[in-house]
RNA sequence: CGGGGCGUAGCGCAGCCUGGCAGCGCGUUUGCUUGGGGUGCAAAAGGUCUCGGGUUCAAAUCCCGACGCCCCGA
Repeated sequence: CGGGGCGUAGCGCAGCCUGGCAGCGCGUUUGCUUGGGGUGCAAAAGGUCUCGGGUUCAAAUCCCGACGCCCCGA
RNA backbone atom coordinates (compact mmCIF):
# COMPACT_ATOMS: atom_id res chain seq x y z
P C A 1 -1.48 3.76 3.45
O5' C A 1 -0.76 2.89 2.29
C5' C A 1 -0.69 3.40 0.97
C4' C A 1 -0.68 2.26 0.00
C3' C A 1 -1.92 1.37 0.00
O3' C A 1 -3.00 1.94 -0.73
C1' C A 1 0.00 0.00 0.00
P G A 2 -4.50 1.60 -0.37
O5' G A 2 -4.68 0.11 -0.92
C5' G A 2 -4.65 -0.15 -2.32
C4' G A 2 -4.82 -1.61 -2.58
C3' G A 2 -6.02 -2.27 -1.93
O3' G A 2 -7.24 -2.03 -2.62
C1' G A 2 -4.14 -3.63 -1.59
P G A 3 -8.61 -2.02 -1.78
O5' G A 3 -8.85 -3.54 -1.40
C5' G A 3 -9.10 -4.50 -2.41
C4' G A 3 -9.18 -5.89 -1.82
C3' G A 3 -10.18 -6.08 -0.70
O3' G A 3 -11.52 -6.18 -1.13
C1' G A 3 -8.15 -7.12 -0.12
P G A 4 -12.73 -5.72 -0.19
O5' G A 4 -12.76 -6.85 0.93
C5' G A 4 -13.10 -8.19 0.58
C4' G A 4 -12.87 -9.12 1.73
C3' G A 4 -13.65 -8.83 3.00
O3' G A 4 -15.02 -9.23 2.92
C1' G A 4 -11.43 -9.33 3.56
P G A 5 -16.12 -8.49 3.80
O5' G A 5 -15.84 -9.02 5.28
C5' G A 5 -16.03 -10.38 5.59
C4' G A 5 -15.58 -10.67 7.02
C3' G A 5 -16.24 -9.84 8.09
O3' G A 5 -17.54 -10.29 8.45
C1' G A 5 -13.93 -9.90 8.48
P C A 6 -18.65 -9.26 8.88
O5' C A 6 -18.18 -8.81 10.33
C5' C A 6 -18.11 -9.75 11.40
C4' C A 6 -17.36 -9.17 12.58
C3' C A 6 -17.96 -7.93 13.21
O3' C A 6 -19.04 -8.20 14.08
C1' C A 6 -15.64 -7.64 12.95
P G A 7 -20.15 -7.06 14.31
O5' G A 7 -19.41 -5.99 15.22
C5' G A 7 -18.83 -6.35 16.47
C4' G A 7 -18.29 -5.13 17.18
C3' G A 7 -19.33 -4.08 17.51
O3' G A 7 -19.07 -3.49 18.78
C1' G A 7 -17.64 -3.12 16.17
P U A 8 -19.86 -3.96 20.04
O5' U A 8 -21.38 -3.71 19.65
C5' U A 8 -21.96 -2.42 19.76
C4' U A 8 -23.44 -2.51 20.04
C3' U A 8 -23.83 -3.36 21.24
O3' U A 8 -23.67 -2.67 22.46
C1' U A 8 -25.20 -3.95 19.41
P A A 9 -23.19 -3.49 23.74
O5' A A 9 -24.30 -3.20 24.84
C5' A A 9 -24.43 -1.91 25.43
C4' A A 9 -24.88 -2.00 26.87
C3' A A 9 -24.03 -2.90 27.75
O3' A A 9 -23.93 -2.33 29.06
C1' A A 9 -26.26 -3.65 27.78
P G A 10 -22.67 -1.43 29.44
O5' G A 10 -21.62 -2.47 30.07
C5' G A 10 -20.43 -1.99 30.74
C4' G A 10 -19.79 -3.14 31.48
C3' G A 10 -19.53 -4.36 30.62
O3' G A 10 -18.29 -4.28 29.96
C1' G A 10 -20.69 -5.01 32.58
P C A 11 -18.14 -4.76 28.42
O5' C A 11 -18.08 -6.35 28.52
C5' C A 11 -16.98 -7.00 29.15
C4' C A 11 -17.21 -8.50 29.19
C3' C A 11 -17.59 -9.13 27.85
O3' C A 11 -16.47 -9.39 27.02
C1' C A 11 -19.05 -9.91 29.53
P G A 12 -16.69 -9.37 25.41
O5' G A 12 -17.52 -10.69 25.11
C5' G A 12 -16.95 -11.97 25.36
C4' G A 12 -17.94 -13.07 25.06
C3' G A 12 -18.59 -12.99 23.68
O3' G A 12 -17.76 -13.51 22.65
C1' G A 12 -20.24 -13.40 25.32
P C A 13 -17.92 -12.96 21.15
O5' C A 13 -19.50 -12.83 21.01
C5' C A 13 -20.12 -13.09 19.79
C4' C A 13 -21.54 -13.60 20.02
C3' C A 13 -22.59 -13.15 19.01
O3' C A 13 -22.53 -13.90 17.81
C1' C A 13 -23.45 -12.93 21.20
P A A 14 -22.99 -13.15 16.45
O5' A A 14 -24.59 -13.16 16.54
C5' A A 14 -25.27 -14.39 16.54
C4' A A 14 -26.76 -14.21 16.79
C3' A A 14 -27.54 -13.41 15.76
O3' A A 14 -27.77 -14.11 14.56
C1' A A 14 -28.30 -12.93 17.95
P G A 15 -27.76 -13.29 13.16
O5' G A 15 -28.93 -12.23 13.37
C5' G A 15 -30.29 -12.63 13.45
C4' G A 15 -31.16 -11.46 13.81
C3' G A 15 -31.14 -10.31 12.80
O3' G A 15 -32.03 -10.53 11.72
C1' G A 15 -30.96 -9.45 15.01
P C A 16 -31.43 -10.80 10.23
O5' C A 16 -30.77 -9.39 9.85
C5' C A 16 -31.59 -8.22 9.71
C4' C A 16 -30.81 -7.08 9.08
C3' C A 16 -30.14 -7.42 7.76
O3' C A 16 -30.16 -6.28 6.92
C1' C A 16 -28.50 -6.77 9.34
P C A 17 -31.30 -6.23 5.80
O5' C A 17 -30.81 -7.28 4.69
C5' C A 17 -29.66 -7.01 3.91
C4' C A 17 -29.23 -8.25 3.17
C3' C A 17 -30.27 -8.89 2.27
O3' C A 17 -30.31 -8.24 1.01
C1' C A 17 -29.22 -10.54 3.59
P U A 18 -31.66 -8.37 0.15
O5' U A 18 -32.81 -7.92 1.12
C5' U A 18 -34.03 -7.35 0.61
C4' U A 18 -35.12 -7.48 1.64
C3' U A 18 -34.74 -6.96 3.02
O3' U A 18 -35.84 -6.32 3.62
C1' U A 18 -35.42 -9.22 3.15
P G A 19 -36.11 -4.81 3.37
O5' G A 19 -36.03 -4.18 4.81
C5' G A 19 -34.93 -4.43 5.67
C4' G A 19 -34.98 -3.52 6.89
C3' G A 19 -36.33 -3.43 7.56
O3' G A 19 -36.15 -3.23 8.95
C1' G A 19 -35.75 -1.32 6.73
P G A 20 -36.99 -4.19 9.98
O5' G A 20 -38.14 -3.19 10.50
C5' G A 20 -37.78 -2.05 11.29
C4' G A 20 -38.99 -1.47 11.97
C3' G A 20 -39.97 -2.49 12.49
O3' G A 20 -40.52 -2.04 13.73
C1' G A 20 -41.06 -1.08 10.93
P C A 21 -39.79 -2.55 15.08
O5' C A 21 -40.86 -2.11 16.19
C5' C A 21 -41.01 -0.73 16.55
C4' C A 21 -40.98 -0.62 18.03
C3' C A 21 -39.70 -1.12 18.68
O3' C A 21 -39.34 -0.24 19.78
C1' C A 21 -41.50 -2.37 19.51
P A A 22 -37.88 0.43 19.83
O5' A A 22 -36.88 -0.77 20.24
C5' A A 22 -36.82 -1.90 19.42
C4' A A 22 -35.88 -2.96 19.92
C3' A A 22 -35.74 -3.18 21.44
O3' A A 22 -36.85 -3.90 21.94
C1' A A 22 -33.63 -3.30 20.37
P G A 23 -36.79 -4.70 23.37
O5' G A 23 -36.23 -6.13 22.97
C5' G A 23 -35.77 -7.04 23.96
C4' G A 23 -35.28 -8.29 23.27
C3' G A 23 -34.50 -9.24 24.14
O3' G A 23 -35.38 -10.11 24.85
C1' G A 23 -33.31 -8.87 22.14
P C A 24 -34.91 -10.71 26.26
O5' C A 24 -33.89 -11.88 25.85
C5' C A 24 -34.37 -13.02 25.14
C4' C A 24 -33.23 -14.00 24.89
C3' C A 24 -32.39 -14.36 26.11
O3' C A 24 -33.00 -15.35 26.93
C1' C A 24 -30.97 -13.84 24.31
P G A 25 -32.69 -15.34 28.52
O5' G A 25 -31.21 -15.88 28.65
C5' G A 25 -30.89 -17.20 28.27
C4' G A 25 -29.38 -17.42 28.33
C3' G A 25 -28.72 -17.01 29.63
O3' G A 25 -28.88 -17.97 30.66
C1' G A 25 -27.47 -16.17 27.83
P C A 26 -29.03 -17.50 32.19
O5' C A 26 -27.58 -16.93 32.54
C5' C A 26 -26.47 -17.79 32.60
C4' C A 26 -25.17 -17.01 32.69
C3' C A 26 -25.03 -16.07 33.86
O3' C A 26 -24.71 -16.72 35.08
C1' C A 26 -24.31 -14.99 31.90
P G A 27 -25.29 -16.13 36.42
O5' G A 27 -24.67 -14.66 36.55
C5' G A 27 -23.28 -14.48 36.78
C4' G A 27 -22.90 -13.03 36.63
C3' G A 27 -23.56 -12.06 37.59
O3' G A 27 -22.93 -12.03 38.86
C1' G A 27 -23.68 -11.18 35.40
P U A 28 -23.77 -11.71 40.16
O5' U A 28 -24.25 -10.20 39.96
C5' U A 28 -23.31 -9.13 39.95
C4' U A 28 -24.02 -7.80 39.81
C3' U A 28 -25.13 -7.55 40.81
O3' U A 28 -24.62 -7.06 42.05
C1' U A 28 -25.88 -7.01 38.63
P U A 29 -25.38 -7.49 43.40
O5' U A 29 -26.73 -6.65 43.39
C5' U A 29 -26.70 -5.22 43.42
C4' U A 29 -28.10 -4.66 43.27
C3' U A 29 -29.15 -5.27 44.18
O3' U A 29 -29.11 -4.70 45.48
C1' U A 29 -29.99 -5.18 41.98
P U A 30 -29.53 -5.58 46.71
O5' U A 30 -31.12 -5.67 46.56
C5' U A 30 -31.91 -4.51 46.67
C4' U A 30 -33.36 -4.80 46.36
C3' U A 30 -33.97 -5.97 47.11
O3' U A 30 -34.34 -5.65 48.44
C1' U A 30 -34.54 -6.14 44.83
P G A 31 -34.37 -6.79 49.55
O5' G A 31 -35.65 -7.68 49.18
C5' G A 31 -36.94 -7.11 49.25
C4' G A 31 -37.98 -8.04 48.64
C3' G A 31 -38.04 -9.44 49.23
O3' G A 31 -38.76 -9.49 50.45
C1' G A 31 -38.09 -9.58 46.88
P C A 32 -38.37 -10.60 51.53
O5' C A 32 -38.93 -11.94 50.87
C5' C A 32 -40.31 -12.11 50.62
C4' C A 32 -40.59 -13.42 49.92
C3' C A 32 -40.01 -14.66 50.60
O3' C A 32 -40.81 -15.12 51.68
C1' C A 32 -39.56 -14.74 48.28
P U A 33 -40.07 -15.70 52.97
O5' U A 33 -39.35 -17.03 52.47
C5' U A 33 -40.11 -18.12 51.98
C4' U A 33 -39.21 -19.17 51.36
C3' U A 33 -38.08 -19.67 52.24
O3' U A 33 -38.55 -20.66 53.18
C1' U A 33 -37.26 -19.21 50.08
P U A 34 -38.18 -20.43 54.70
O5' U A 34 -36.60 -20.67 54.78
C5' U A 34 -36.06 -21.94 54.51
C4' U A 34 -34.57 -21.93 54.76
C3' U A 34 -34.12 -21.29 56.07
O3' U A 34 -34.25 -22.20 57.15
C1' U A 34 -32.79 -20.49 54.29
P G A 35 -34.84 -21.61 58.54
O5' G A 35 -33.74 -20.60 59.05
C5' G A 35 -34.04 -19.69 60.12
C4' G A 35 -32.74 -19.15 60.68
C3' G A 35 -31.78 -18.60 59.65
O3' G A 35 -32.08 -17.23 59.35
C1' G A 35 -30.63 -20.08 61.09
P G A 36 -32.08 -16.80 57.75
O5' G A 36 -30.54 -16.74 57.36
C5' G A 36 -29.72 -15.70 57.87
C4' G A 36 -28.26 -15.95 57.53
C3' G A 36 -27.96 -16.18 56.06
O3' G A 36 -27.88 -14.98 55.32
C1' G A 36 -26.88 -17.81 57.37
P G A 37 -28.33 -14.97 53.77
O5' G A 37 -27.27 -15.91 53.05
C5' G A 37 -25.95 -15.43 52.80
C4' G A 37 -25.08 -16.55 52.28
C3' G A 37 -25.43 -17.15 50.94
O3' G A 37 -25.03 -16.34 49.84
C1' G A 37 -24.91 -18.88 52.44
P G A 38 -25.92 -16.34 48.51
O5' G A 38 -25.74 -17.82 47.91
C5' G A 38 -24.50 -18.24 47.40
C4' G A 38 -24.52 -19.71 47.10
C3' G A 38 -25.57 -20.17 46.10
O3' G A 38 -25.15 -19.98 44.74
C1' G A 38 -25.65 -21.56 47.97
P U A 39 -26.23 -19.54 43.62
O5' U A 39 -27.24 -20.77 43.56
C5' U A 39 -26.78 -22.02 43.09
C4' U A 39 -27.85 -23.08 43.27
C3' U A 39 -29.18 -22.79 42.62
O3' U A 39 -29.19 -23.12 41.23
C1' U A 39 -29.54 -23.52 44.82
P G A 40 -30.01 -22.18 40.22
O5' G A 40 -31.52 -22.34 40.67
C5' G A 40 -32.17 -23.60 40.59
C4' G A 40 -33.52 -23.53 41.25
C3' G A 40 -34.42 -22.41 40.77
O3' G A 40 -35.10 -22.75 39.56
C1' G A 40 -34.42 -22.47 43.12
P C A 41 -35.38 -21.55 38.49
O5' C A 41 -36.59 -20.75 39.16
C5' C A 41 -37.81 -21.39 39.45
C4' C A 41 -38.74 -20.47 40.25
C3' C A 41 -38.94 -19.09 39.66
O3' C A 41 -39.89 -19.08 38.60
C1' C A 41 -38.51 -18.91 41.96
P A A 42 -39.71 -17.99 37.39
O5' A A 42 -40.16 -16.64 38.08
C5' A A 42 -41.49 -16.49 38.55
C4' A A 42 -41.65 -15.17 39.28
C3' A A 42 -41.19 -13.92 38.54
O3' A A 42 -42.13 -13.48 37.58
C1' A A 42 -40.40 -13.86 40.74
P A A 43 -41.62 -12.72 36.25
O5' A A 43 -41.13 -11.31 36.80
C5' A A 43 -42.07 -10.37 37.27
C4' A A 43 -41.41 -9.27 38.05
C3' A A 43 -40.51 -8.33 37.26
O3' A A 43 -41.24 -7.36 36.53
C1' A A 43 -39.44 -8.94 39.28
P A A 44 -40.55 -6.68 35.21
O5' A A 44 -39.40 -5.74 35.81
C5' A A 44 -39.75 -4.65 36.66
C4' A A 44 -38.52 -4.04 37.28
C3' A A 44 -37.50 -3.45 36.32
O3' A A 44 -37.87 -2.15 35.89
C1' A A 44 -36.39 -4.77 37.94
P A A 45 -37.32 -1.62 34.47
O5' A A 45 -35.83 -1.16 34.80
C5' A A 45 -35.56 -0.17 35.79
C4' A A 45 -34.10 -0.16 36.16
C3' A A 45 -33.14 0.08 35.02
O3' A A 45 -33.00 1.47 34.74
C1' A A 45 -32.40 -1.77 36.27
P G A 46 -32.84 1.97 33.23
O5' G A 46 -31.42 1.37 32.79
C5' G A 46 -30.22 1.77 33.43
C4' G A 46 -29.08 0.90 33.01
C3' G A 46 -28.87 0.80 31.50
O3' G A 46 -28.13 1.90 31.00
C1' G A 46 -28.80 -1.36 32.47
P G A 47 -28.75 2.79 29.82
O5' G A 47 -28.39 2.00 28.49
C5' G A 47 -27.07 1.49 28.29
C4' G A 47 -26.76 1.45 26.83
C3' G A 47 -27.14 2.69 26.02
O3' G A 47 -26.12 2.93 25.06
C1' G A 47 -28.17 0.77 25.09
P U A 48 -25.32 4.34 25.12
O5' U A 48 -25.77 5.13 23.80
C5' U A 48 -27.14 5.41 23.54
C4' U A 48 -27.26 6.37 22.38
C3' U A 48 -26.65 5.88 21.07
O3' U A 48 -27.63 5.08 20.41
C1' U A 48 -25.91 8.10 21.51
P C A 49 -27.31 4.50 18.89
O5' C A 49 -26.83 3.01 19.15
C5' C A 49 -25.51 2.71 19.60
C4' C A 49 -25.14 1.29 19.17
C3' C A 49 -24.67 1.16 17.74
O3' C A 49 -23.68 0.14 17.71
C1' C A 49 -26.56 -0.20 18.06
P U A 50 -22.53 0.12 16.56
O5' U A 50 -21.52 1.22 17.04
C5' U A 50 -21.04 1.24 18.37
C4' U A 50 -19.90 2.24 18.50
C3' U A 50 -20.17 3.55 17.78
O3' U A 50 -20.91 4.45 18.59
C1' U A 50 -18.06 2.70 17.13
P C A 51 -22.02 5.41 17.90
O5' C A 51 -21.11 6.49 17.16
C5' C A 51 -20.24 7.33 17.90
C4' C A 51 -19.44 8.22 16.95
C3' C A 51 -20.25 8.97 15.91
O3' C A 51 -20.87 10.14 16.42
C1' C A 51 -18.41 7.96 14.88
P G A 52 -22.28 10.62 15.77
O5' G A 52 -21.86 11.22 14.37
C5' G A 52 -21.06 12.38 14.28
C4' G A 52 -20.69 12.69 12.85
C3' G A 52 -21.83 12.77 11.87
O3' G A 52 -22.55 13.99 11.93
C1' G A 52 -20.10 11.52 10.91
P G A 53 -24.13 14.00 11.55
O5' G A 53 -24.12 13.76 9.97
C5' G A 53 -23.63 14.79 9.11
C4' G A 53 -23.47 14.27 7.69
C3' G A 53 -24.72 13.84 6.96
O3' G A 53 -25.51 14.93 6.47
C1' G A 53 -23.05 12.25 6.60
P G A 54 -27.13 14.69 6.34
O5' G A 54 -27.26 13.67 5.11
C5' G A 54 -26.81 14.06 3.81
C4' G A 54 -26.90 12.91 2.84
C3' G A 54 -28.29 12.37 2.60
O3' G A 54 -29.03 13.17 1.68
C1' G A 54 -26.78 10.58 2.91
P U A 55 -30.65 13.19 1.79
O5' U A 55 -31.13 11.74 1.36
C5' U A 55 -30.93 11.27 0.03
C4' U A 55 -31.42 9.86 -0.11
C3' U A 55 -32.84 9.64 0.35
O3' U A 55 -33.79 10.00 -0.66
C1' U A 55 -31.44 7.94 1.21
P U A 56 -35.09 10.87 -0.24
O5' U A 56 -35.95 9.86 0.63
C5' U A 56 -36.43 8.66 0.07
C4' U A 56 -36.95 7.75 1.13
C3' U A 56 -37.97 8.36 2.09
O3' U A 56 -39.27 8.43 1.51
C1' U A 56 -36.39 7.09 3.30
P C A 57 -40.18 9.75 1.78
O5' C A 57 -40.56 9.65 3.33
C5' C A 57 -41.19 10.76 4.00
C4' C A 57 -41.68 10.33 5.37
C3' C A 57 -40.67 9.57 6.19
O3' C A 57 -39.80 10.44 6.90
C1' C A 57 -42.70 8.39 6.21
P A A 58 -38.25 10.09 6.98
O5' A A 58 -38.21 8.77 7.88
C5' A A 58 -38.57 8.84 9.26
C4' A A 58 -38.69 7.44 9.84
C3' A A 58 -37.42 6.60 9.75
O3' A A 58 -36.54 6.87 10.82
C1' A A 58 -39.29 5.32 9.04
P A A 59 -34.99 6.94 10.53
O5' A A 59 -34.58 5.41 10.24
C5' A A 59 -34.84 4.40 11.20
C4' A A 59 -33.71 3.40 11.25
C3' A A 59 -32.37 3.99 11.69
O3' A A 59 -31.62 3.00 12.36
C1' A A 59 -32.17 3.16 9.51
P A A 60 -31.78 2.78 13.92
O5' A A 60 -30.67 1.68 14.29
C5' A A 60 -29.30 2.07 14.29
C4' A A 60 -28.44 0.86 14.05
C3' A A 60 -28.48 0.32 12.63
O3' A A 60 -27.58 0.98 11.80
C1' A A 60 -28.74 -1.45 14.21
P U A 61 -27.98 1.31 10.27
O5' U A 61 -28.37 -0.11 9.63
C5' U A 61 -27.40 -1.14 9.51
C4' U A 61 -28.06 -2.39 8.99
C3' U A 61 -28.62 -2.29 7.57
O3' U A 61 -28.38 -3.50 6.84
C1' U A 61 -30.36 -2.85 9.08
P C A 62 -27.19 -3.54 5.77
O5' C A 62 -27.71 -2.54 4.65
C5' C A 62 -28.50 -3.00 3.56
C4' C A 62 -28.73 -1.89 2.56
C3' C A 62 -27.53 -1.00 2.28
O3' C A 62 -26.65 -1.59 1.32
C1' C A 62 -29.41 0.35 2.65
P C A 63 -25.07 -1.34 1.42
O5' C A 63 -24.91 0.15 0.88
C5' C A 63 -25.25 0.48 -0.45
C4' C A 63 -25.01 1.96 -0.70
C3' C A 63 -23.66 2.49 -0.25
O3' C A 63 -22.62 2.23 -1.16
C1' C A 63 -25.37 3.94 0.48
P C A 64 -21.12 2.02 -0.63
O5' C A 64 -20.67 3.50 -0.24
C5' C A 64 -20.56 4.50 -1.23
C4' C A 64 -20.17 5.83 -0.62
C3' C A 64 -18.96 5.81 0.32
O3' C A 64 -17.73 5.79 -0.37
C1' C A 64 -20.70 7.06 1.30
P G A 65 -16.47 5.04 0.30
O5' G A 65 -16.06 6.02 1.50
C5' G A 65 -15.54 7.31 1.21
C4' G A 65 -15.50 8.17 2.44
C3' G A 65 -14.62 7.66 3.59
O3' G A 65 -13.23 7.89 3.39
C1' G A 65 -16.68 8.42 4.44
P A A 66 -12.19 6.92 4.06
O5' A A 66 -12.28 7.33 5.59
C5' A A 66 -11.88 8.60 6.03
C4' A A 66 -12.18 8.81 7.51
C3' A A 66 -11.50 7.84 8.47
O3' A A 66 -10.14 8.15 8.70
C1' A A 66 -13.77 8.07 9.06
P C A 67 -9.12 6.98 9.08
O5' C A 67 -9.55 6.53 10.56
C5' C A 67 -9.47 7.47 11.64
C4' C A 67 -10.08 6.86 12.89
C3' C A 67 -9.52 5.51 13.32
O3' C A 67 -8.28 5.62 13.99
C1' C A 67 -11.87 5.45 13.43
P G A 68 -7.22 4.44 13.84
O5' G A 68 -7.81 3.28 14.76
C5' G A 68 -7.98 3.49 16.16
C4' G A 68 -8.71 2.33 16.80
C3' G A 68 -8.16 0.96 16.49
O3' G A 68 -7.03 0.62 17.29
C1' G A 68 -10.50 0.93 16.23
P C A 69 -5.93 -0.38 16.68
O5' C A 69 -6.61 -1.81 16.76
C5' C A 69 -6.92 -2.38 18.02
C4' C A 69 -7.72 -3.66 17.87
C3' C A 69 -7.10 -4.71 16.96
O3' C A 69 -6.07 -5.47 17.57
C1' C A 69 -9.38 -4.47 16.42
P C A 70 -4.90 -6.09 16.67
O5' C A 70 -5.58 -7.26 15.87
C5' C A 70 -6.10 -8.40 16.53
C4' C A 70 -6.86 -9.29 15.59
C3' C A 70 -6.09 -9.78 14.36
O3' C A 70 -5.20 -10.85 14.65
C1' C A 70 -8.25 -9.06 13.71
P C A 71 -3.92 -11.07 13.71
O5' C A 71 -4.50 -11.64 12.35
C5' C A 71 -5.15 -12.89 12.32
C4' C A 71 -5.74 -13.16 10.97
C3' C A 71 -4.78 -13.09 9.78
O3' C A 71 -3.98 -14.25 9.64
C1' C A 71 -6.77 -11.95 9.25
P C A 72 -2.56 -14.14 8.92
O5' C A 72 -2.91 -13.91 7.38
C5' C A 72 -3.58 -14.91 6.64
C4' C A 72 -3.91 -14.43 5.25
C3' C A 72 -2.74 -13.88 4.44
O3' C A 72 -1.92 -14.91 3.88
C1' C A 72 -4.57 -12.44 4.22
P G A 73 -0.38 -14.62 3.64
O5' G A 73 -0.39 -13.59 2.43
C5' G A 73 -0.90 -13.98 1.15
C4' G A 73 -0.97 -12.80 0.22
C3' G A 73 0.34 -12.05 -0.01
O3' G A 73 1.20 -12.71 -0.92
C1' G A 73 -1.40 -10.50 0.34
P A A 74 2.77 -12.55 -0.82
O5' A A 74 3.06 -11.05 -1.23
C5' A A 74 2.79 -10.62 -2.57
C4' A A 74 2.94 -9.12 -2.69
C3' A A 74 4.29 -8.55 -2.27
O3' A A 74 5.28 -8.70 -3.26
C1' A A 74 2.56 -7.26 -1.33
This is a predicted structure of a 74-nucleotide RNA (transfer RNA) from a Kiritimatiellia bacterium. The source organism's lineage runs through Bacteria, Pseudomonadati, Kiritimatiellota and Kiritimatiellia. It matches the Rfam family "tRNA". Gene Ontology term of the family: triplet codon-amino acid adaptor activity. Its mean pLDDT, the model's own confidence on a scale to 100, is 84.